[in-house]
Molecule: transfer RNA
Organism: Scyliorhinus canicula
RNA sequence: GUUUUGGUAGCUUAACUUAAAAGCGUCGACCUUGUAAGUCGAAGACCGGAGAUGUAAAUUCUCCCCAGAACA
Numbered sequence: 001g002u003u004u005u006g007g008u009a010g011c012u013u014a015a016c017u018u019a020a021a022a023g024c025g026u027c028g029a030c031c032u033u034g035u036a037a038g039u040c041g042a043a044g045a046c047c048g049g050a051g052a053u054g055u056a057a058a059u060u061c062u063c064c065c066c067a068g069a070a071c072a
Stems, first nucleotide, its partner, number of pairs: 001071007010024004026042005048064005
C1' cells in the first nucleotide's frame, strides 16, 4: 500500500431501517451477629467521527479515525 473483520453502558456481548437488550460490575433496600451468597429495585450508551439515501438509519452507502487479520 491492497483486501477484510470489528468499534454500542465501567467490562463482555445482542439488536429485520420504525428512538437500544442482557450478563458481570456500581448504587440502594431486604436477608445475616457481621461479610459473602441470595432476593427485589435503580442509575448508566444521542451506538467511533462527518456526510448521503430514506417518512424513518445502531442497521444501507461514501469518506475519514482507531484496533485486529491476510497478502504484497